Description
The RNA shown here (Bacterial RNase P class A) has 390 nucleotides and comes from an Acidobacteriota bacterium. The coordinates come from a structure-prediction model, not an experiment, and the mean pLDDT is 77. It matches the Rfam family "Bacterial RNase P class A". From the family's description: Ribonuclease P (RNase P) is a ubiquitous endoribonuclease, found in archaea, bacteria and eukarya as well as chloroplasts and mitochondria. Taxonomically the source falls in Acidobacteriota (Bacteria, Pseudomonadati). It was read from a public genome assembly, where an Rfam model found it. The model forms 96% of the base pairs in the Rfam consensus.
[in-house]
């Protein structure tokens, strides 16, 4: 300077007029304060706050997954530990940075893995190999057994090296060396790390497969809900279920617990306890006709807020002081214009700077806050690589 990059801020200011919307004030007239983000977006997670007796228990269902800690919680953020990929450095031993991890269990069970391959996890005899028989043109062919050492196929094939052993062979048996199981010792809150003993036990992938283990969660949502005012027809007509294992009450279901109604008559049958049938009453749910209202207030914005400066802490966070008040619309306000100024874009340049556009990304509060995800023109910074120059 030039490319990139999974990064970070920031995405216009100041001033005037004129218009909108909310509070302040004033008798009026005026006047004064303030007004859409870093993601208001997705509506993906957790709250707060409202409601709903039973919020407790099971089940379903759904969520978390190594460790410790932050937090009001959270699927989220710090630290660390391991794995894997990656850079550099160097005594090639190891030691630093940097990235990702949806990081509990495959000897609980059940599944999936295309071709190829004799055989793919209760997983092998294709081809060699050794040994027996039998032929034999002496090159070999043919049968029966033994064998996972060697080859070939596969993304992946029955731990590795060396040895003894064997008809060849094999953890068959030994020595070391990994894995795995027990178990001990140090260091660490812990994950884990190094070490040391026995044990031949040698059991591939996959659980963002289905499950199994441990934990954890009560539902609905401001269109939650409070509250005032008004007008009606507490109308009508069928259905079906019940008169008690019946209805309704937070949720998908089970319990459980409350509240409501649980009735009168009338025939029959009776073992006299009661059963069956009818009719009138009530209650529940569902459909259908038809009548009224849909207006107002509140919640609504002071909140786990936000700023400085300090203290504690690797942090991420927390405490203490000290200041600030920054929408509250309701078919839905936050806006138009001048001027400079800042940025960009073209275009000339005597390199001082002049001229003329432009105001440009994503995009617009709706209860209100921590998180994630996604979107994004230029501008600053920061990092990584090049090249020139000192």
């Nucleotide at each position: 300077g030039g490319a990139g990059c999974a990064g970070g801020c920031u995405g216009g200011g100041c001033a005037g007029u004129c218009g909108c919307u909310u509070c302040c004030u004033g008798a009026a007239a005026g006047g004064g304060a303030a007004g859409a983000g870093g993601a208001a977006a997705g509506u993906c997670c957790g709250a707060a706050c409202a409601c709903c007796g039973c919020a407790a228990g099971g089940c379903a269902a759904c969520g978390a997954g190594c460790c410790g800690g932050a937090u009001a919680a959270c699927g989220u953020c710090c630290g660390g530990g391991c794995a894997u990929c990656u850079c550099g450095a160097u005594u090639u031993u190891u030691c630093g940075g940097g990235a990702u991890g949806a990081c509990g269990a495959c000897a609980a069970g059940u599944g999936c893995a295309a071709c190829a391959g004799a055989g793919a996890a209760u997983a092998g005899a294709c081809c060699a190999g050794c040994c027996c028989c039998g032929a034999u043109u002496c090159g070999u062919c043919g049968g029966a057994g033994u064998g996972a050492u060697g080859g070939g196929u596969g993304a992946a094939a029955a731990g590795g090296u060396g040895a003894g052993g064997u008809a060849a062979g094999a953890g068959c048996u030994c020595a070391c060396c990994g894995g795995c199981g027990c178990g001990g010792u140090u260091g660490g809150u812990a994950a884990c790390a190094a070490u040391c003993g026995c044990g031949g036990c040698c059991a591939g992938g996959u659980a963002a497969a289905c499950u199994c283990c441990u934990c954890g969660u009560g539902g609905u949502g401001c269109a939650a809900g409070a509250c005032c005012a008004a007008a009606u027809a507490g109308g009508g007509a069928a259905a079906u279920g019940c008169u008690g294992u019946u209805g309704a009450g937070c949720u998908g279901c089970c319990g459980g617990c409350u509240c409501a109604c649980a009735g009168u008559c009338c025939c029959g049958a009776u073992u006299c306890g009661u059963c069956g049938g009818g009719a009138c009453a009530g209650c529940c749910u569902u459909u259908c006709c038809g009548g009224g209202u849909a207006g107002g207030u509140c919640g609504c914005u002071c909140g786990a807020a936000c700023g400085a400066u300090u203290c504690g802490g690797u942090a991420a966070c927390g405490g203490a002081u000290c200041g600030u008040c920054u929408a509250g619309a309701u078919g839905a306000a936050u806006g138009a214009u001048u001027g400079c100024c800042g940025u960009c874009c073209c275009g000339a340049u005597u390199c001082g700077u002049c001229g003329g556009g432009a105001u440009u990304a994503c995009a617009a509060a709706a209860u209100u806050c921590g998180g994630c995800u996604u979107a994004c023109a230029g501008g600053c910074c920061g990092c990584u690589c090049c090249a020139u120059u000192g």